RNA sequence: GGGACCGUGGCGCAGUUGGUAGCGCGUUUCAUUGACAUUGAAAAGGUCAUUGGUUCGAAUCCAAUCGGUCCCACCA
Numbered sequence: 001g002g003g004a005c006c007g008u009g010g011c012g013c014a015g016u017u018g019g020u021a022g023c024g025c026g027u028u029u030c031a032u033u034g035a036c037a038u039u040g041a042a043a044a045g046g047u048c049a050u051u052g053g054u055u056c057g058a059a060u061c062c063a064a065u066c067g068g069u070c071c072c073a074c075c076a
Base pairs, nucleotide, nucleotide: 001072002071003070004069005068006067007066010025011024012023013022019056027043028042029041030040031039049065050064051063052062053061
């Protein structure tokens, strides 16, 4: 230098058929207990890497950029 894949709550991931984002763990509150644990119920937490475009509507499609992993090439 060229190419592929990935980037989504604190962590691990799903959602790629464009229609207002969910699961597990974790956190907080309540119930249960003499207390703890377990269990049950509820809640908070995400402008989906960034910017722009297409569209009535974008996590999803298009372009550029940034970051990570891998492969190839070049130099030594």

Predicted 3D model of a 76-nucleotide RNA (transfer RNA) from a Candidatus Collierbacteria bacterium. Its Rfam family is "tRNA". Rfam classes the family as a transfer RNA. The RNAcentral record of the sequence draws on ENA. The prediction has a mean pLDDT of 81.